[in-house]
RNA sequence: CAGGUUGGUCAGGCGAUCGCAUUUGCGCACUGCGCAAAUGAGGAAAGUCCGCACUCCACAGAGCAUGGCGCCGGGUAACACCCGGGGCGGGGAAACCUGCCGGAACGGGCCACAGAGACAUACCGCCGGGCCGCAAGGCCCUGGCAAGGGUGAAAAGGUGGUGUAAGAGACCACCGGCGACUGCAGUAAUGCAGCGGCCAGGCAACCGCCGCCAGGAGCAAGGCCAAGCAGGCGCGAGAGGCUGCUCGUCUCGUUUGAGCGCCGGGUAGGCUGCUGGAGCCGUCUGGAGACAGGCGGCCAAGAGAGAUGAUCGCCCAGGCGGAAAGGGUCCGCAAGGAAACCGUUCUGCCGGACAGAAUGCGGCUUAUAGACUGACCUGGAC
Numbered sequence: 001c002a003g004g005u006u007g008g009u010c011a012g013g014c015g016a017u018c019g020c021a022u023u024u025g026c027g028c029a030c031u032g033c034g035c036a037a038a039u040g041a042g043g044a045a046a047g048u049c050c051g052c053a054c055u056c057c058a059c060a061g062a063g064c065a066u067g068g069c070g071c072c073g074g075g076u077a078a079c080a081c082c083c084g085g086g087g088c089g090g091g092g093a094a095a096c097c098u099g100c101c102g103g104a105a106c107g108g109g110c111c112a113c114a115g116a117g118a119c120a121u122a123c124c125g126c127c128g129g130g131c132c133g134c135a136a137g138g139c140c141c142u143g144g145c146a147a148g149g150g151u152g153a154a155a156a157g158g159u160g161g162u163g164u165a166a167g168a169g170a171c172c173a174c175c176g177g178c179g180a181c182u183g184c185a186g187u188a189a190u191g192c193a194g195c196g197g198c199c200a201g202g203c204a205a206c207c208g209c210c211g212c213c214a215g216g217a218g219c220a221a222g223g224c225c226a227a228g229c230a231g232g233c234g235c236g237a238g239a240g241g242c243u244g245c246u247c248g249u250c251u252c253g254u255u256u257g258a259g260c261g262c263c264g265g266g267u268a269g270g271c272u273g274c275u276g277g278a279g280c281c282g283u284c285u286g287g288a289g290a291c292a293g294g295c296g297g298c299c300a301a302g303a304g305a306g307a308u309g310a311u312c313g314c315c316c317a318g319g320c321g322g323a324a325a326g327g328g329u330c331c332g333c334a335a336g337g338a339a340a341c342c343g344u345u346c347u348g349c350c351g352g353a354c355a356g357a358a359u360g361c362g363g364c365u366u367a368u369a370g371a372c373u374g375a376c377c378u379g380g381a382c
Stems, first nucleotide, its partner, number of pairs: 001379010012315007020040009042354001046365002049363005054218004061247004066214005071085005086101006102209001107207002109203003123149002125145003128141005157175006176199002178196002181194005222272004231263005238252005279298008316352001318350007326342002329338003
C1' cells in the first nucleotide's frame, strides 16, 4: 500500500422567520389568553419472539393436568439472553463464520422401497461328497461358512497376519468405537494413560422417562370524581370467587330471594395511572470477559385522534462532470509525448439510508445510504 475478517461511534451541522406540545415564571379582561425561558422520536421507536417491573383477581395453600428449558461454569432483577469453556461436525489458505448438545442400559414404537435379511439372514457364492467330461466346465446331495459380490441411507468395525477343508475377533499386532472399570489433571463439561475382544445399528424437533422452572389476566391492567336511569318477567335452594380441574378456603343466600336467564332503560364525561429509573454520562478499582463495586456529575418527550413541524440561506459527508497548473509512472539520446492514477484550486449539477414514541425496562430477530475509528489475517514493497 492492497484485499479480507471482526468490534465500536455517529445517523448531517449552523443561522433566520413563522408554527406546535409540555413545564416553570410574570401579566391580564383569569373554566382561558399574552410574553419569556427550558425541553421535545430511534438504533432500531419495527416484529410482538422471550424475560421482568407494575396493577388487579379479598387472603393464603396443596395436588393433578398443561406448558417451557436441557453439555459445563459464571453474569443478571430475570430469561430460551450475554460471557468464558468442553465435545461432535461444516465452510475458509488464514483471521474468522456457522450447526448441534440430558439419557437408546426403565418401557413402548418406527427404519418406506429395494434386498436373502433392518434385533435380523443366505440371493450370487466359497469349502466337502458323488456323477458326466480330454479339459474348461455342468448337474445333484448333504453339511460347514458369513471372509468376497450384489441391494440399500444404513448389513456382525478397519488394515495386516496366524489359523482353517473353506473361513470368521476364532486368535494376534496396530488403529477406531464403547465401558455404570482404575489412576492422574481439572470446580465441571471433559482430557490423558492403563485395563477389557465388550464390537448388532439409527431415530427421543416419536410417545414417554429424568432434572429444573412456571397461578391467571393484562395500561383497553387498574384507581378516583362527576353526571344519569327504570324497571319487568321466569327459575330458584343453594350459588359465586380464587381466570384448566380437584381438594381446601372465603363471601353471599334459603321466601326480607343470593345467583342465573330473558326483555327493556341510562352512561361512554373528567382527572389519574404517565415517566426519577434494576436510569444516563465520566472516571477509578477488581475480573480473561459478561459484569460488579467506589467517587463525581446530570434530569434528556409524555401526546390523547394523538405535539415534536415548515420555508429560506450557508456549510459539510458523498456522487457525476468540466478547466488549470503540479506530482509520480511509461516511451524517447534529447526536445517532447502517452494513457490512466494521486492530491490542490476554481466551477456546474445532483444529493443524506432504514425509518416515527403511546406503561416502562433487559434481550433476541429483521431493515439500513454514508462517514469515522480499533484490532486481527493474507499478499507486496521498504